The RNA shown here (Lysine riboswitch aptamer) has 169 nucleotides. It was read from a public genome assembly, where an Rfam model found it. Its mean pLDDT, the model's own confidence on a scale to 100, is 79. It matches the Rfam family "Lysine riboswitch aptamer". Its family is annotated with lysine biosynthetic process in the Gene Ontology. Of the family's consensus pairs, 100% are formed in the model.
RNA sequence: AGUUACGAUAGAGGCGCGGCCGACAUGAGUCAGCACUGUUUGCACCGGAAGACACCGGGGUGCUUAAAGGGGAAGCCGCCGAGGGGCAAAGAAGCUGUCUUGCACUUUGUGCCCGGGCACAGGGAGAAUAUCUCUGUGACUGUCGCGAAAGCGUUGAGCUGUCUGUACU
Numbered sequence: 001a002g003u004u005a006c007g008a009u010a011g012a013g014g015c016g017c018g019g020c021c022g023a024c025a026u027g028a029g030u031c032a033g034c035a036c037u038g039u040u041u042g043c044a045c046c047g048g049a050a051g052a053c054a055c056c057g058g059g060g061u062g063c064u065u066a067a068a069g070g071g072g073a074a075g076c077c078g079c080c081g082a083g084g085g086g087c088a089a090a091g092a093a094g095c096u097g098u099c100u101u102g103c104a105c106u107u108u109g110u111g112c113c114c115g116g117g118c119a120c121a122g123g124g125a126g127a128a129u130a131u132c133u134c135u136g137u138g139a140c141u142g143u144c145g146c147g148a149a150a151g152c153g154u155u156g157a158g159c160u161g162u163c164u165g166u167a168c169u
Base pairs, nucleotide, nucleotide: 001169002168003167007163008162009161010160011159014080016079017078018077019076020075024071032064033063034062035061036060037059045058046057047056048055049101050100051099052098053097054096083114084113085112086110087109088108089107090106091105094103095102115141116140118138119137120136121135122134123133124132125131142155144153145152146151
């Protein structure tokens, strides 16, 4: 001096990631309230996530008319395995009550999967044409490798810079 490995530290990707706040739309002309009107009662039927049992509700017209949950422009903050998903466990408020299950939610664990966003198709969640998510396909883009190029391949346990120590030449 070089190379390799480990460690520390600083960075890059771009419709990048998460959080806070939140105009606003949706929810919904729905729930509900009131008025008028119809209606004997019961069974049956329908609805209240699925099953069992129970319970509640279920005619029409008009006027007035929400909220929660779910989203979210702008702005702000923290960041670049940012983060997301899967799986497992636990939890307690929701879906009429109880039991079982399911769905949604919260927390914890887990290098099990994913470089990134976008578009389209299909599945799931959702009241939803919002939004989220999974899978596939496509082009784009970051990264490194190969190649003269066209291009092909790899993938965040990554890549780039700097520094320290060790080993090798």